[in-house]
Context: one part of a larger RNA
Molecule: small-subunit ribosomal RNA, 5' domain
Organism: marine sediment metagenome
């Protein structure tokens, strides 16, 4: 002297752009955070809308759609640092040891049959949660066959090359696929195969805090062979056989912590640090598992087991905010149970659209940076008052009055954009719906910004210091008292150090003090 996710104390006018449970990864009332597709399927619970009606209701239909089946999402995206000292993370490589839904681009292909099964109806069982048995129904659900080239397998050959094998290619075998939807046209899908992208997944090297007052660890342990397992190497698991691995270059054990881009401070070398924002990993009450499915060992799936809170007809259920707000504890401390999908971005749809506590807005808080204001200019007999005086006067001090302005902010009226371009509809151009011109529709914030008009100085200055380090000095009280203090030290009757008070210096919508870190 610089920095903070800051607290405390004293004060506070406006704006902008930040950023706000650092401690209990403590427990949680309530709402909301993941749907969406009738262009996949039978259907019609509610509502339009047409018809009949004994006014209760019934039948159309499919504008629309609860509930079912199905499909894609739900593994993102949103929180959090509890574990982890390495199975993490950084940098640099490797896979001839692998995967990859959706999107692109390329070649082929979509034949033909079958049986269930919620939904529904009829019984029933249980407080409930939830179910049972019987009947019957659809399809892009689900099975069988058919054609099969690459393409998977095995056998026989050749080319090439960085060569446990990899590409590419001949012949002979055996195996393997599909689905349809709209009214039409087309579009939009389905299966195989190749290839791109995107995103993963394994492995090597080097690099990643303290303790040796932790020195010896280790039996799937090291390694082999064979087998199973994985998308895929692998002791990854298993059988067998061997006896091996690792360690003062620090094993093993404790103790601390997520790692990195970066943040702070430093002239740099260091040093400390990992809040907000971006990449990686990790967790999801606790412990364990699997299971769908391209992915998962799955925050608002699923099962098991434990605490703990709730319902219960006591037989038995039901939950998991380290999503957004919010409540409780806890603490020096850390916000609204606010608006919206307009926009960007996501999931689902041909699309319209729907969903979206991501996001974008707004709201609180001097937390923090930034920028404005609290006037401005003349004003001297230097008013009055306080302060001090050596009683002349000094000083507050152009400071106030006063006169002339000026009008940010704040108030009060008024106009008011820009966050919008897409997509849709309509036309118009086009060979065409691509693409492009035009016009409509669509803003949460929003009573915002900006911009003009009224009004009037009127509504806006504190806080620390003043012994020396240190800029800033006197009275008056007090009397080792009461107190002050970062160090040195001050205070016992003249205290420039304690308290007032006046002046005086700094800093300024702050402005000290405490903690940390260089």
């Nucleotide at each position: 002297g610089a920095g903070c996710g800051a607290a405390c104390g004293c004060u506070g006018g406006c704006g902008g752009c930040g950023u706000g449970g650092u401690u209990u990864a403590g427990a949680c009332a309530u709402g909301c955070a993941a749907g969406u597709c009738g262009a996949g399927c039978g259907g019609a619970a509610a509502g339009g809308c047409c018809c009949c009606u004994u006014c209760g209701g019934g039948g159309g239909u499919a504008c629309u759609c609860g509930a079912g089946c199905g499909g894609c999402g739900a593994a993102c995206g949103g929180g959090a640092g509890a574990g982890u000292a390495a199975u993490g993370c950084c940098u640099g490589g490797g896979c001839a040891a692998c995967c990859u839904a959706c999107u692109c681009c390329g070649g082929a292909g979509u034949c033909g049959g079958g049986g269930a099964u919620a939904g529904c109806c009829a019984c029933u069982g249980g407080a409930a949660a939830c179910g049972g048995u019987g009947g019957g129904u659809a399809a892009u659900a689900c099975c069988c066959g058919a054609u099969g080239g690459c393409c998977c397998c095995c056998g026989c050959g050749g080319a090439u090359c960085g060569a446990u094998g990899a590409u590419c290619u001949g012949c002979a075998g055996a195996g393997u696929a599909a689905a349809g939807g709209u009214g039409c046209u087309u579009c939009c899908g389905c299966u195989c195969c190749g290839g791109a992208a995107c995103g993963g997944g394994c492995c090597c090297a080097g690099g990643u805090c303290c303790c040796a007052g932790u020195a010896g660890c280790u039996u799937g342990u090291u390694g082999g062979u064979g087998a199973g397992g994985u998308a895929a190497c692998g002791g990854c698991u298993c059988a067998c056989c061997a006896a091996g691995g690792c360690g003062a270059c620090g094993a093993u054990g404790g103790g601390u912590a997520g790692c990195g881009g970066g943040c702070c401070u430093g002239a740099g070398a260091g040093g400390g640090u990992g809040a907000u924002c971006c990449g990686c990993c990790u967790c999801a009450c606790u412990g364990g598992g699997a299971c769908u499915g391209a992915g998962a060992c799955a925050c608002u799936g699923c099962c098991c087991a434990g605490a703990c809170u709730c319902c219960u007809a006591c037989g038995g259920g039901a939950g998991g905010c380290u999503g957004c707000a919010g409540u409780c504890a806890c603490g020096a401390a850390u916000c609204a149970u606010u608006g919206g999908c307009a926009a960007u971005g996501c999931g689902c749809g041909c699309a319209a659209g729907c969903g979206u506590g991501a996001c974008c807005a707004u709201g609180c808080g001097a937390c923090g940076c930034c920028g404005c204001g609290u006037g401005g200019g003349c004003g001297a007999u230097g008013a009055a008052g306080g302060c001090c005086u050596u009683c002349g006067g000094g000083u507050u001090g152009u400071a106030a009055a006063g006169c002339c302005c000026u009008g940010u902010c704040a108030g009060g009226g008024g106009u008011g954009a820009g966050c919008a371009a897409a997509a849709c509809u309509g036309c118009g151009u086009u060979u065409g719906a691509a693409g492009c011109g035009c016009a409509g529709u669509c803003g949460a914030g929003u009573u915002a910004a900006g911009c003009c008009c009224c009004a009037g100085a009127g509504g806006a200055a504190g806080u620390c210091a003043c012994g020396g380090c240190u800029a800033a000095c006197u009275c008056c009280g007090u009397g080792c008292c009461a107190g002050c203090a970062g160090c040195c030290g001050c205070g016992g009757u003249a205290a420039g150090a304690c308290g007032g008070a006046g002046g005086u210096g700094g800093c300024a919508a702050g402005c000290g003090u405490u903690g940390c870190u260089c």